[in-house]
Parts: sequence; C1' cells; structure tokens
RNA sequence: CGGGUCGUAGCUCAGUUGGCAGAGCGCACGGUUCGGGACCGUGAGGUCGCGAGUUCGAGCCUCGCCGGCCCGA
Repeated sequence: CGGGUCGUAGCUCAGUUGGCAGAGCGCACGGUUCGGGACCGUGAGGUCGCGAGUUCGAGCCUCGCCGGCCCGA
C1' cells in the first nucleotide's frame, strides 16, 4: 500500500425483509433465609465506532474516515 472481516448496554453477543433497539451474565431495589448463596419479582443502564448521503422512515442501504483481527505485497 491492496483485499477480507468485525465495531450494538459494564462483559459476551442477537437483531441484514429498511418500520417499537433486545437476550444472557453483571449491577440496583424488593421477596425468600437466622444470615449468605441459589431461586423469584421489579428496575436502571444505548449518540447502534465517527461524519455525510439516499428514504416518509436507517443498527440495517451508499460514500468517506477511525479502530481491532486475518491474508497478500
């Protein structure tokens, strides 16, 4: 320098048919217990890497940039 792939909650990841942003774990509160763990219930937590474009509407499509990984030179 060229190609591929990934970037979504604190962590691991779903969501690609363009139409409400989600799960598990973790965290907070409550229940249960003599107390804790386990279990049950409720809840908080997001600029969907950044910017622009297309569209009535973008996590999703297009372009540029940034970062991680892999391959090639």
The RNA shown here (transfer RNA) has 73 nucleotides and comes from a Candidatus Uhrbacteria bacterium. Model confidence (mean pLDDT): 82 of 100. It matches the Rfam family "tRNA". Rfam classes the family as a transfer RNA. The RNAcentral record of the sequence draws on ENA. The organism belongs to Candidatus Uhriibacteriota, within Bacteria.